A computed fold for a 293-nucleotide part of an RNA from Candidatus Blackburnbacteria bacterium RIFCSPHIGHO2_12_FULL_44_25, annotated as large-subunit ribosomal RNA, domain VI. Taxonomically the source falls in Candidatus Blackburniibacteriota (Bacteria, Bacteria candidate phyla).
[in-house]
Context: one part of a larger RNA
């Protein structure tokens, strides 16, 4: 750009991807079968390997914005507390997110049309013959079935709502001015701007005060593991009580404190020609009747 006004949402599938795996065991049954050794089919359960796929309740990993210990050295004059620099200086834990070793599911149940094959009738060819006519069964395979894309499917489908089909009015600019003409307005959409379940840009999806989008702040989950300053006890390195404290990063739930202001742009209607429809009329073809020659 199209998709025969202009939108929003929701679909429908021509069509096209994906996926298709497969052991072990129980029972049926130590039965059928075999002199015995042996050992089924068929039907039905369990459980697994290899594969996908999605999740983060659990386990476990990471987790250079969280907490704690500890070394060396430099600073904040000392102590005391801190703080920077040594691989995040080392070391023990670790939210939320990602993730697998972790969970939960799937690779299923039927349909149909065949293939090798197996058969019915049954001629050619008085018989045979699954085949020439005609009618059955049959496969991890092949078309539904399962999952995902999908009307650029230019054959551009559908259904619901909304706006608008030239009128009035408002504003504005123009002019030959009591008046006319132009333009704007509507649904809804993008610019903008707070953001993220999204994400290279773009897009997506959530907000935009008729607001809980992000920040702050409050409360709690969780984290660490009991601060710091003060008291007490030891000679002292410490040790105890205040104090399950003190600090807090992504999580939850609230609350407009702070930013989402204010506003811009776009946005359908026209003619012509084609299609289609429907009426009237003229032409020709075919077919029945029926007259007439």
């Nucleotide at each position: 750009c199209g998709a025969g006004g202009g939108a929003u949402u929701u679909u429908u599938g021509a069509g096209g991807g994906g996926a298709g795996u497969u052991g072990a065991c129980c029972u049926c049954a130590g039965u059928a079968c075999g002199a015995g050794a042996g050992g089924a089919c068929c039907a039905g359960g369990u459980u697994g390997a290899a594969g996908g796929a999605a999740c983060c309740c659990c386990u476990a990993g990471u987790g250079u914005a969280c907490c704690a210990g500890u070394u060396g050295u430099u600073a904040c004059g000392u102590c005391a507390g801190u703080a920077g620099c040594a691989u995040c200086g080392c070391u023990g834990g670790g939210u939320a997110g990602c993730u697998a070793c972790g969970u939960u599911c799937c690779u299923a149940c039927g349909g149909g049309a065949u293939a090798a094959c197996c058969g019915c009738u049954g001629a050619a060819a008085g018989c045979a013959u699954c085949u020439a006519a005609g009618c059955g069964g049959g496969a991890a395979g092949c078309c539904c079935a399962c999952c995902c894309c999908a009307a650029g499917a230019u054959g551009a489908g559908a259904a619901a709502u909304c706006c608008a089909c030239a009128a009035a009015c408002u504003u504005g600019u123009g002019c030959u001015a009591u008046g006319c003409a132009c333009a704007a307005g509507u649904a809804g959409a993008c610019c903008c701007g707070u953001u993220g379940g999204a994400g290279a840009a773009u897009a997506c999806a959530a907000c935009g005060u008729u607001g809980a989008u992000a920040g702050g702040c409050a409360a709690g989950u969780g984290g660490u593991g009991u601060a710091a300053g003060g008291c007490c006890c030891g000679a002292g390195a410490g040790g105890g009580c205040u104090u399950c404290a003190g600090c807090c990063u992504a999580c939850u739930u609230g609350u407009a404190c702070u930013a989402a202001u204010u506003g811009g742009u776009c946005g359908a209607a026209g003619g012509u020609a084609c299609a289609a429809a429907a009426a009237a009329c003229c032409c020709a073809a075919u077919a029945a009747u029926u007259g007439a020659g």